[in-house]
A computed fold for a 560-nucleotide part of an RNA from a metagenome, annotated as small-subunit ribosomal RNA, 5' domain.
The full RNA is in RNAcentral, with records from SILVA.
Context: one part of a larger RNA
RNA sequence: GAACGAACGCUGGCAGCGUGGAUUAGGCAUGCAAGUCGAACGAGAAGCCAUGGUUUCAAGUUUUCGGACGAGAAACUGUGGUGGAAAGUGGCGGAAGGGUGAGUAACGCGUGGGUAACCUACCCUUGAGUUGGGAACAACUUCUCGAAAGGGGAGCUAAUACCGAAUAUGGUCAUUGCGAGGCAUCUCGUGAGGAUCAAAGGUGGGGAUUCUUCGGAACCUACCGCUCGAGGAGGGGCCCGCGUCCCAUCAGCUUGUUGGUAAGGUAACGGCUUACCAAGGCUUACGGGUAGCUGGUCUGAGAGGAUGGUCAGCCACACUGGGACUGAGACACUGCCCAGACUCCUACGGGAGGCUGCAGUCGAGGAUCAUUGUCAAUGCGCGAAAGCGUGAACAUGCGACGCUGCGUGGAGGAUGAAGGCCUUCGGGUCGUAAACUCCUGUCAUGAGGGAAAAACCAGCGGUGGGCGAAUAGCCCAUCGCUCCGAUGGUACCUCAAGAGGAAGCCACGGCUAACUCUGUGCCAGCAGCCGCGGUAAUACAGAGGUGGCGAGCGUUGUUC
Numbered sequence: 001g002a003a004c005g006a007a008c009g010c011u012g013g014c015a016g017c018g019u020g021g022a023u024u025a026g027g028c029a030u031g032c033a034a035g036u037c038g039a040a041c042g043a044g045a046a047g048c049c050a051u052g053g054u055u056u057c058a059a060g061u062u063u064u065c066g067g068a069c070g071a072g073a074a075a076c077u078g079u080g081g082u083g084g085a086a087a088g089u090g091g092c093g094g095a096a097g098g099g100u101g102a103g104u105a106a107c108g109c110g111u112g113g114g115u116a117a118c119c120u121a122c123c124c125u126u127g128a129g130u131u132g133g134g135a136a137c138a139a140c141u142u143c144u145c146g147a148a149a150g151g152g153g154a155g156c157u158a159a160u161a162c163c164g165a166a167u168a169u170g171g172u173c174a175u176u177g178c179g180a181g182g183c184a185u186c187u188c189g190u191g192a193g194g195a196u197c198a199a200a201g202g203u204g205g206g207g208a209u210u211c212u213u214c215g216g217a218a219c220c221u222a223c224c225g226c227u228c229g230a231g232g233a234g235g236g237g238c239c240c241g242c243g244u245c246c247c248a249u250c251a252g253c254u255u256g257u258u259g260g261u262a263a264g265g266u267a268a269c270g271g272c273u274u275a276c277c278a279a280g281g282c283u284u285a286c287g288g289g290u291a292g293c294u295g296g297u298c299u300g301a302g303a304g305g306a307u308g309g310u311c312a313g314c315c316a317c318a319c320u321g322g323g324a325c326u327g328a329g330a331c332a333c334u335g336c337c338c339a340g341a342c343u344c345c346u347a348c349g350g351g352a353g354g355c356u357g358c359a360g361u362c363g364a365g366g367a368u369c370a371u372u373g374u375c376a377a378u379g380c381g382c383g384a385a386a387g388c389g390u391g392a393a394c395a396u397g398c399g400a401c402g403c404u405g406c407g408u409g410g411a412g413g414a415u416g417a418a419g420g421c422c423u424u425c426g427g428g429u430c431g432u433a434a435a436c437u438c439c440u441g442u443c444a445u446g447a448g449g450g451a452a453a454a455a456c457c458a459g460c461g462g463u464g465g466g467c468g469a470a471u472a473g474c475c476c477a478u479c480g481c482u483c484c485g486a487u488g489g490u491a492c493c494u495c496a497a498g499a500g501g502a503a504g505c506c507a508c509g510g511c512u513a514a515c516u517c518u519g520u521g522c523c524a525g526c527a528g529c530c531g532c533g534g535u536a537a538u539a540c541a542g543a544g545g546u547g548g549c550g551a552g553c554g555u556u557g558u559u560c
Stems, first nucleotide, its partner, number of pairs: 001560004006556005013406006019399002026362003030359003035092003040089002047082011060069003099317003108244008118236003123232008131165001133163002140155006170197004175192007201224006209218003245289003252282003257279008292314004296307004319340005342353004372395003378392001379390004409439004419430004443501001445496005453487001458482010504549005509530003515544005525532002
């Protein structure tokens, strides 16, 4: 000199863009952070509509005065329709997104390769199929245990839930013929016979033909699905070369250890695991300390040094330790089981919980770190779609924490006013500075107007195309109109008034730009180094002046 996720002191006008718990990976009240699909399925509350019954009241009509009828109203209740809440079965998603850096010196990361040793839901392209049956279990009803959390028994029921059967374009598994390739166990292509492996329907529309319980069904059609394959994209697993901090006051380490055979296991290779055999293997090993790694960031002429916050890629973790289940994918932050510590509820028998998500809170530590709105946009999940959800995200508030921009006025103005300070008492200086005159109107203030971010989707209408027995119908593409904004009456624009509302901080002995007076008297104090202060202190304190930077300026810490 530069830099910072900074802090402290004094001071502080506005805007834009960034950025903000670095320490206790300490504990957490409360709210929210992962749902969605009724176009997979059964059942279906409230409400509304229609209609029936019973009881009570009752305007009124009639009467032989006992009564009879009775529009209508209220309560209870039955049936049908509409409606669609809460819950349930089922599907997809809860492995993404978000957080943190504890652990890890490791194929963890970076980089370059390999996989003839592998997997892949959703998505794209493409081939073939989607036949025909069965048995349950929730919900529900009922009985029952428990304080609760939560169960247990019996009965009914649906499905794209579950289970057989059929078929096999094909896949898998061995066997085998031919061809090609490879160092090789083998691999690839093609042919043969064998074994084995599938499926699920839903919604809209049509009315030529057939059936009908007259509701529809078969059938046709479009869309969304389902099953078995092939290819792709994107994603992932595994292996290898090289690189990746300090300590030798750590010198020997290792028994599934090193290799082989066989078996098991895995999506897959492999001591991954087991049995047997051989006795190997490593030496910057082993041990200890520290640490997430990288793109980058800071500095520097570079070489290098330091660093890894925000953003992006990878990894690891989710109260602590262990474990598997489900699934295409997890050994799973807001899933399950076990153990432990802690907190809470309890009828003492037993239960519930996990903010290293967003806010927020307590404590500790410390120099220190913030608050609300909306799904409008972007993205993600589900859904045919409308849409629903989303503390992702977008916005907003707070903090001069950083960077950048703008302002706090401009021009004229000498009697060089008053006043301060200094003085050799003549004067000098603050100083065109002020006053005063004439202007301007950024920002702030007030008033008025007022966006872009909106494209989709959906609805209506038009045009073209496809399927079709059909001039029904459906689907696709395209054009026009309508509809949707948290921020926000914000940005921005116009007008109004008036210099009005907006300057400080540090230094002045040398290094180092900037000097005098007064006070103090080795005292009080200063100080980065040299050093100042003991009666004339340009070094302390105050004042005037001067220098530097400026909404900041100094100090401290850390790095180069």